The RNA shown here (Glycine riboswitch aptamer) has 109 nucleotides. It was read from a public genome assembly, where an Rfam model found it. Its Rfam family is "Glycine riboswitch aptamer". About the family: This family represents the bacterial glycine riboswitch. Glycine riboswitches usually consist of two metabolite-binding aptamers domains with similar structures in tandem. The aptamers cooperatively bind glycine to regulate the expression of downstream genes.
RNA sequence: AUGAAGGUUGCGGGAGAGCUUACUAGGAAAACGGUAGGCACCGAAGGAAUAAGCGAUGCUUUAGCCGAAAUGUCGCGAAAAUCUCAGGUAAACGAACCGCAGCUUGACG
Numbered sequence: 001a002u003g004a005a006g007g008u009u010g011c012g013g014g015a016g017a018g019c020u021u022a023c024u025a026g027g028a029a030a031a032c033g034g035u036a037g038g039c040a041c042c043g044a045a046g047g048a049a050u051a052a053g054c055g056a057u058g059c060u061u062u063a064g065c066c067g068a069a070a071u072g073u074c075g076c077g078a079a080a081a082u083c084u085c086a087g088g089u090a091a092a093c094g095a096a097c098c099g100c101a102g103c104u105u106g107a108c109g
Base pairs, nucleotide, nucleotide: 006104007103008102009101010100011099012098013097018039019038020037021036022035023034024033040089041088042087046085047083048082053076054075055074056073057072058071060069061068062067
């Protein structure tokens, strides 16, 4: 000196889903806001569970031994699929993911 994967910063883009009751603020009234409740809804912060498979272990069968097969339990193990714990259902904030520009790191050469 090349600079994969990963991490991180800034900028830009970024979906879905709500009604209602009471009180309160405001005011002529209404809208918007706040608090508390009822019944719903969404999936794209995060999180959880789990398939194939892998490992450990128990039992049974086979085998001279190593081993092999079946079966039970436990652990590990994906996602934009599932759950809806968390989060969200005006705006704002946030938002998986994508693009651009850096920083870090250092696979390969």